The part of an RNA shown here (large-subunit ribosomal RNA, domain IV) has 332 nucleotides and comes from Gossypium gossypioides.

Context: one part of a larger RNA
């Protein structure tokens, strides 16, 4: 000195990011048990009191319970064996997850909502047969978002997306009236080559006109993708604007929440807690750059979640010490 333990004087988180470690609570039985709440629950809530042995009565000789003695510093004697209380974030909750740094507020959930499917269903695999869906049929199967429950879910269809219409535009393969080039048997022309013309077919070219769905066009639709403004001025001190006006915009953040898991400025500013709190909770609030199923706000209850604070309790500490056992290091 390292590692595992064991004690401890006063003080008691002063320690550190953080009470991490440790200590401390603890078994049964009695009594007693708040707020809150979804009336089950919170609850072992807290908080208090017994607890060996001997006799003795009720009594069944066990348990349990009354009375009376009684050792100890001490009787759930050792082992075993919950700490707890107040608030607040997030998630309703039991569940699941990064085998081998992350357990979580992430995933899931039941529940709510939209969309697609009438069976040879959607959807999905696969070139295909087939095959799941399913030996199932709208109280079913796929899919997307949201996440119990409560109290709600506003306003905008201009864009982008979907479904719906079919007047009108525009349009492809294809037909196709008809125009037209090539070739071409022959004809003209000729010593001969060249030259000129040309039926049917044949191979091309362009093409009125006919032509479907889509786009154009309309109209609906947000628990679809998504959006949700400046500006100026105004009240019998001040300040502030209920009101006015003006531009644009498809509409112009509405209910609720708010320095928030979102706030730079910022350790905003105020109570509260402390002797002193960048952290906490109550609040104001124009919020750079919350917001209403990428849900919004509340919530009992649940958490090896986080985040404050407090009561116990302590060698985390003030600040080291003493032992024990193992190692290392000296010496043989």
């Nucleotide at each position: 000195c390292u590692c595992u333990c064991u004690c401890a004087a006063a003080g008691a988180a002063a320690c550190u990011c953080g009470a991490c470690a440790a200590a401390a609570u603890a078994g049964c039985c009695c009594c007693a048990u708040a707020a809150c709440u979804u009336u089950a629950g919170g609850a072992g809530a807290a908080g208090g009191g017994g607890u060996g042995c001997c006799u003795u009565c009720u009594c069944a000789c066990a348990a349990a319970g009354g009375g009376g003695g009684u050792c100890a510093c001490a009787c759930u004697a050792a082992c075993u064996a919950g700490g707890c209380c107040c608030a607040g974030g997030c998630g309703a909750c039991u569940g699941u997850u990064u085998a081998c740094c992350a357990a979580a507020a992430a995933c899931a959930c039941a529940g709510g909502u939209c969309u697609c499917c009438g069976u040879a269903a959607a959807u999905u695999c696969g070139u295909a047969a087939g095959a799941c869906g399913a030996u199932g049929u709208c109280u079913g199967g796929g899919g997307g978002c949201u996440a119990a429950c409560g109290c709600c879910u506003a306003c905008c269809c201009a864009a982008u997306a979907c479904c719906g219409g079919a007047a009108g535009g525009u349009c492809a393969a294809g037909g196709a009236a008809g125009u037209u080039g090539g070739u071409g048997a022959c004809c003209u022309a000729a010593u001969g080559a060249c030259a000129g013309g040309g039926g049917a077919g044949c191979c091309g070219a362009c093409g009125a006109c006919c032509g479907a769905a889509g786009c154009c066009c309309u109209a609906g639709u947000g628990a679809a993708c998504g959006a949700c403004a400046g500006c100026c001025a105004u009240a019998a001190c001040u300040c502030u604007a209920a009101c006015g006006g003006u531009c644009c915009u498809a509409a112009g953040g509405u209910a609720g929440c708010a320095a928030a898991a979102u706030u730079c400025c910022u350790u905003u500013u105020u109570g509260a807690g402390u002797a002193a709190g960048u952290u906490u909770u109550g609040a104001c609030u124009c919020g750079u750059a919350c917001g209403a199923a990428a849900g919004g706000c509340g919530u009992a209850a649940c958490g090896a979640u986080c985040u404050a604070g407090g009561c116990a309790c302590u060698g985390u500490c003030u600040c080291a010490g003493a032992g024990a056992g193992a190692g290392g290091c000296u010496c043989g």